[in-house]
Context: one part of a larger RNA
RNA sequence: CGUAGUGAAUGCCUUGGCAUCAAAUGGCGAUGAAGGACGUGAAUAUCUGCGAUAAGCCUCGACGAGCUGAAAAAGAGCUUUGACUCGGGGAUUUCCGAAUGGGAUAACCCACCAAACACUGCUUGCAGUUUUGGUAUUUGUCGGUCUUAAAGCUGACAAAGGCAAUACCCGGUGAAUUGAAACAUCUUAGUAACCGGAGGAAAAGAAAAUGAACGUGAUUCCCCUAGUAGCGGCGAGCGAAACGGGAAAAGCCCAAACCGAUCUUUCGAGAUCGGGGUUGUAGGAGUACUGACGCGAUCGUGACUCAUCCUAGAAGAAGUUGUUGGAAAGCAACGCCCAAGCGAGUGAAAGCCUCGUAUUCGAAAGGAUGAUUUACGGUCAAAGUACCACCUGAGUACGACGAAGCAUGUGCAAUUUUGUCGGAAUCUACGGAAGACACUCCGUAAGGCUAAAUACAAGUUGAUGACCGAUAGUGGACCAGUACCGUAAGGGAAAGGUGAAAAGUACCCCGAACAGGGGAGUGAAAUAGUAUCCUGAAACUACGUGCAU
Numbered sequence: 001c002g003u004a005g006u007g008a009a010u011g012c013c014u015u016g017g018c019a020u021c022a023a024a025u026g027g028c029g030a031u032g033a034a035g036g037a038c039g040u041g042a043a044u045a046u047c048u049g050c051g052a053u054a055a056g057c058c059u060c061g062a063c064g065a066g067c068u069g070a071a072a073a074a075g076a077g078c079u080u081u082g083a084c085u086c087g088g089g090g091a092u093u094u095c096c097g098a099a100u101g102g103g104a105u106a107a108c109c110c111a112c113c114a115a116a117c118a119c120u121g122c123u124u125g126c127a128g129u130u131u132u133g134g135u136a137u138u139u140g141u142c143g144g145u146c147u148u149a150a151a152g153c154u155g156a157c158a159a160a161g162g163c164a165a166u167a168c169c170c171g172g173u174g175a176a177u178u179g180a181a182a183c184a185u186c187u188u189a190g191u192a193a194c195c196g197g198a199g200g201a202a203a204a205g206a207a208a209a210u211g212a213a214c215g216u217g218a219u220u221c222c223c224c225u226a227g228u229a230g231c232g233g234c235g236a237g238c239g240a241a242a243c244g245g246g247a248a249a250a251g252c253c254c255a256a257a258c259c260g261a262u263c264u265u266u267c268g269a270g271a272u273c274g275g276g277g278u279u280g281u282a283g284g285a286g287u288a289c290u291g292a293c294g295c296g297a298u299c300g301u302g303a304c305u306c307a308u309c310c311u312a313g314a315a316g317a318a319g320u321u322g323u324u325g326g327a328a329a330g331c332a333a334c335g336c337c338c339a340a341g342c343g344a345g346u347g348a349a350a351g352c353c354u355c356g357u358a359u360u361c362g363a364a365a366g367g368a369u370g371a372u373u374u375a376c377g378g379u380c381a382a383a384g385u386a387c388c389a390c391c392u393g394a395g396u397a398c399g400a401c402g403a404a405g406c407a408u409g410u411g412c413a414a415u416u417u418u419g420u421c422g423g424a425a426u427c428u429a430c431g432g433a434a435g436a437c438a439c440u441c442c443g444u445a446a447g448g449c450u451a452a453a454u455a456c457a458a459g460u461u462g463a464u465g466a467c468c469g470a471u472a473g474u475g476g477a478c479c480a481g482u483a484c485c486g487u488a489a490g491g492g493a494a495a496g497g498u499g500a501a502a503a504g505u506a507c508c509c510c511g512a513a514c515a516g517g518g519g520a521g522u523g524a525a526a527u528a529g530u531a532u533c534c535u536g537a538a539a540c541u542a543c544g545u546g547c548a549u
Base pairs, nucleotide, nucleotide: 001544002543003542004541005540011534012497013496016468017467018465019464020463021462022461023460025457026456027163028162035096036095037094038051039050040049046070047069057090058089059088060087061086062085066078067077068076101110102109103108111135112134113133114132115131116130118129119128120127121126122125137160138159139158140157141156142155143154144153145152168199169197170196171195172194173193179186183233209216210215220247221246222245223244230238231237251449252448253447254393258275259274260273261272262271263270264269280427282392283391284390286387287386288385289384290383296380297379298378299377300376301375302374303373305371306370307369308368309367310366311365313361314360315359319334320333321332322331323330335352336351337341343355344354345353398422399421400420401419402418403417404416408434429444430443431442432441433440484491485490504533507519508518509517510516
C1' cells in the first nucleotide's frame, strides 16, 4: 500500500427533552384520597386499561364502517337494529393505605353488636356458615348519669386528621461556610433549615398618615427619586422615604352614651337580647325646635331566559400530461385556487394527492362567566339649629431598665413592638411632625371587616425558539427512578435507526432434523438479511505485497 475482518466515530434522522409566552385553572380526601398489593383476557410473562359487573356495565350526544389495547398469525366472535373510537353523566370499584372495631412483620390475623335470605346440624328454636350495616381518636354543640360544684363515665349530631408544586403567601424558631484579604462588632441573613397555618392568591388596608405644598388624602404593585439622604471596627459593606409618572380603585361595621324587654340581685347593680350610634371643619347621646315621608340602594343564594366560552365534532378551494428514476412531489409543458403559499404526510423536493390551514358552523349532558327578570334571605337607608356637657376602646398611652424591629450598629435617637417595675389624661382632652421646649400645622391610638391592580405554576390547552439531536437534550427518546449497589438514609446506569413496502430468503445442496454456509428467489440496493440489519472513520487483527535495514 492492497484485500478482508473487528470496531462504532462521523453524517443524516427523531418518537424525547429544554426554555419562554399566553389563556384557562388552582386542589383531592372519612361518600375513604394520593400511592400501592392482588386479581382481571379463549390463550397472557410484561406494560396499558379495568375491579369479583374486573382490556369492562348503563345512558345521552358526536362519528359512520369497520372492530376484538401495546401485539403478529390462526381460531372464535361483534357490527348500518350503528359496533369500534371520541366526549358528558351514571353504576360497579377486592385488599392495604389518614386507615378509623382490636392487633400486626402494609396489602394479613382476630372480634363484638344489629338485621336478613339461604344452607347445614339437631334437642324445632337454638347453634354454625354466609351477606349487609355499625363499632377509632380529638374538638365542638345538645343531652343522660354522678356530684355541693367540677372532673369522670356515657349517648346523639357535626367537624377535623392525610396527600399534593407545599412553587407562591403569613407567622414561629433560627445557623454556619463566606466577606472584612486575620478576627471579635459587622457581613453572609432574618438567608438556609425546621415547625405551624391558609388561599387561589396571601398579606396589607380606609390616617392618633404624610411632611412644609397654593398641600395631598386607605392599601398593594411598577417606573423614578437613588446607589441619593443616611447608617457603618465611618472598615467590609448596608441603604431608604416623600414628591412626581403609571396599574387598579371602594368603602364599611362594632364598643360606648341613651331607650326598651327578659333574667339575676348581696338592692349598689349585673347579664343577655332588641333599638340607637360610629367621627376630627370633631361626631354622637339627651332636651327643645325646624324640616322631611323618601317606597330605594347593595350583597348572597336559588330559578327561568339570553349571550359568550370550555368539555366531542362538522363543512372547507384548486392539476394534468410527458420525461429521468425502483418510486416524482424533481425537470419540461400547458393550466387552476387563494379570506387557504402555517405545518405534517405520501416510494426524492407537492398551494391544487392525503391530513390539515384561512373562514364558517356545532352540544342531548355537565361546567364557567356575564346580563335581564323573579323568589327568598341579610345589611344599609334624609338633614339642620340652639342648649346641655352624658359618651367616644386603661393596667392602655407613656416613663425607667433590658431587648427587638425600623435603611438607621445607642447614637442628640424620634417613631414601632414588649420581658420587668411603675403608670396618665378624658375634648378647656390626647398623639405626631427625627433631641427637648415653644409656636404653627396634621391627626384621633389602645375593636373589627374589605374586591381590584401584585406573586407563583403541579396539572390542562395553544403557540414560539440564531435551544439539544442519542457521551447532547431530563437521570430516563428504549417497560427508568428500572437493572444494580448499600443494613439503612440513600446512590443509580447502559441501552434509538432493516426496507418505500416484510416483499423477513419458497425450493435445492453441504452439515447432525443444529449452527453456519453455497445456489436460487425478493428488492433500487442483501457488503440493506432481522445473533443491534442506514452510513460505517480510526486504533487493532489476518493475509498479500513494495521499499529500507